The RNA shown here (transfer RNA) has 82 nucleotides and comes from a candidate division WWE3 bacterium. Rfam family: tRNA. Rfam classes the family as a transfer RNA. Rfam's curators write: Transfer RNA (tRNA) molecules are approximately 80 nucleotides in length.
[in-house]
């Protein structure tokens, strides 16, 4: 220089034919058991916000009623040719 895959809450990681993003597990915090303590159980747990609501899938744009998902342009990694 081409080709091919990847990229989603704090981590890993689901998302069917384009139709509830963040499921499920991890980790946190709060309780519960416990002499104490590990395990174990309950509940919470993306971001803004008094709610009401809004915004969030590397980054910009387009398609659609609607886009994690499709198209175009880019960035960053990973494999392959040269």
């Nucleotide at each position: 220089g081409g080709g091919c895959g990847a990229g989603u809450g704090g981590c890993g990681g689901a998302a069917u034919u384009g139709g509830c993003a963040u499921a499920c597990g991890c980790g946190u915090a709060u309780g519960g058991c416990u002499u104490a303590g590990a395990a174990c159980c309950a509940u919470a747990u993306g971001c803004c916000g008094c709610a009401a609501g809004g915004c969030u899938u590397g980054g910009a744009g387009g398609u659609u009623c609607g886009a994690g998902u499709c198209c175009u342009c880019u960035c960053u990694c990973g494999c392959c040719c040269a």